[in-house]
Molecule: transfer RNA
Organism: Candidatus Aenigmatarchaeota archaeon
């Protein structure tokens, strides 16, 4: 240097080809049971601010391109394989 393949909320992992509410486990908080705990069983649970309604913001990073981008275009970073 070429080529495939991966980077998604604290962690795992889907969604992308065919644009349209970031989605599911574990973890965590809370309850119910229990002398207590565990484990089941309910509810909530990306981040940030705010009493609150609510406002912002997020898909390695920056950009285009659309009404609209995780998702489709270009650079660039980083992981792991292959070829030279």
């Nucleotide at each position: 240097g070429c080529c495939g393949g991966g980077g998604u909320a604290g962690c795992c992992u889907a969604g992308c080809c065919a644009g349209g509410c970031a989605a599911g486990g574990c973890g965590c908080c809370g309850g119910u049971c229990u002398g207590g705990a565990g484990a089941a069983c309910c509810g909530g649970u990306g981040g940030g601010c705010u009493u609150a309604u609510g406002c912002c913001c997020u898909c390695g990073u920056g950009g285009g391109u659309u009404c609209a981008a995780a998702u489709c275009c270009c650079a660039c970073c980083c992981c792991c394989g292959g070829c030279g």